Small-subunit ribosomal RNA, central domain from an uncultured prokaryote, 350 nucleotides, folded computationally. RNAcentral holds the full RNA, with entries from ENA.
Context: one part of a larger RNA
RNA sequence: CUGGGCGUAAAGGGUCCGUAGGCGUCUUGACAAGUUGAUCGUUAAAUCCACCGGCUCAACCGGUGAUCUGCGUUCCAUACUACCUGUCUUGAGUACGUGAGAGGAAAGCGGAAUUCAGGGUGUAGCGGUGAAAUGCUUAGAUAUCCUGAGGAACACCAAUGGCGAAGGCAGCUUUCUGGCACGAUACUGACGCUGAGGCUCGAAAGCGUGGGUAGCGAACGGGAUUAGAUACCCCGGUAGUCCACGCCGUAAACGUUGUGUACUAGGUGCAGGAGGUAUCGACCCCUUCUGUGCCGCAGCUAACGCAUUAAGUACACCGCCUGGGGAGUACGCACGCAAGUGUGAAACUC
Numbered sequence: 001c002u003g004g005g006c007g008u009a010a011a012g013g014g015u016c017c018g019u020a021g022g023c024g025u026c027u028u029g030a031c032a033a034g035u036u037g038a039u040c041g042u043u044a045a046a047u048c049c050a051c052c053g054g055c056u057c058a059a060c061c062g063g064u065g066a067u068c069u070g071c072g073u074u075c076c077a078u079a080c081u082a083c084c085u086g087u088c089u090u091g092a093g094u095a096c097g098u099g100a101g102a103g104g105a106a107a108g109c110g111g112a113a114u115u116c117a118g119g120g121u122g123u124a125g126c127g128g129u130g131a132a133a134u135g136c137u138u139a140g141a142u143a144u145c146c147u148g149a150g151g152a153a154c155a156c157c158a159a160u161g162g163c164g165a166a167g168g169c170a171g172c173u174u175u176c177u178g179g180c181a182c183g184a185u186a187c188u189g190a191c192g193c194u195g196a197g198g199c200u201c202g203a204a205a206g207c208g209u210g211g212g213u214a215g216c217g218a219a220c221g222g223g224a225u226u227a228g229a230u231a232c233c234c235c236g237g238u239a240g241u242c243c244a245c246g247c248c249g250u251a252a253a254c255g256u257u258g259u260g261u262a263c264u265a266g267g268u269g270c271a272g273g274a275g276g277u278a279u280c281g282a283c284c285c286c287u288u289c290u291g292u293g294c295c296g297c298a299g300c301u302a303a304c305g306c307a308u309u310a311a312g313u314a315c316a317c318c319g320c321c322u323g324g325g326g327a328g329u330a331c332g333c334a335c336g337c338a339a340g341u342g343u344g345a346a347a348c349u350c
Base pairs, nucleotide, nucleotide: 003322004321005320006319007304008303012318014201017198021194022193023192027086029084033081034080035077037075038074040072041071042070049065050064051063052062053061054060091191092188093187094186095185096183097182098181099180103177104176105175106174107173108172109171110154115149116148117147118146119145120144121143125136126135162169163168206247207246208245209244210243211242215241216240220236221235222234223233258317259316260315261314262313263312266295267294268293269292270291271290272289273288274287275286276285299306300305323350324349325348332343333342334341335340
């Protein structure tokens, strides 16, 4: 380079936006760059191939032909592609209306519970476990009632449910704000798809500065268990978990399945919209669009399974894989306060 692949065997980038690039709707005209055909020139000789001939044969050598698929010049064609030009509305978008939603940010508010503090009642235990002990308690605990403080999380509703690009998002109210679905018209007129680099976002843990700390709780201390017990169980408990700002940039970041478009039996459930029938109205029922599940045919698959939410049939573009170990290591470079992250070998070995 040509291949074959990427749900589970090696392999989909964590995610979005987007630059270059690649690819791209209908139709008119023009052009003739790509593309098609022709002519001429060139494509050295030798070699290779075919035939004929010369060394007694062959190797070898000589001759003739074929070939040299390319390049250049000129002429021709105009279907397709490109460029230029005009048009179209189906792709895409804008406006309008309706609707659902834990989508995001900020502020305020609420009740239950745990803990702590003050007060009342009350007395000898409480707590914990497989059983215990450490622990708490006559300086009055546990239990119970009242009052207060403070932090964190929001039971039921709740779902096989909803929203978000992903990470993720759940008490209630208000303000600001992103996206989505559906409906009917009007408008713009290819404005599209993908996307190397690049930029944004990105769970948890961790880091920096300041605050906060109820519960939980790495580390740590103690009690048990045990042969030991640097554990599992129990009593404590610091970072942390929470807030603000700034870093980090990784995960089994998973649907282990890149994005977009089109097409390809059905059945059934849920959620959101529109319409129809019916009705006083609603429910039910029917049709349709969007999303989200289950089952299942064709097809695909090594099998498992996937199956209109494809792993089917195709196209466009990106990323990635190429035996196991060495190794996501070393070195270099970049980023980071650090932890480390990104990129990423080889020797050797099986």
The coordinates come from a structure-prediction model, not an experiment, and the mean pLDDT is 87.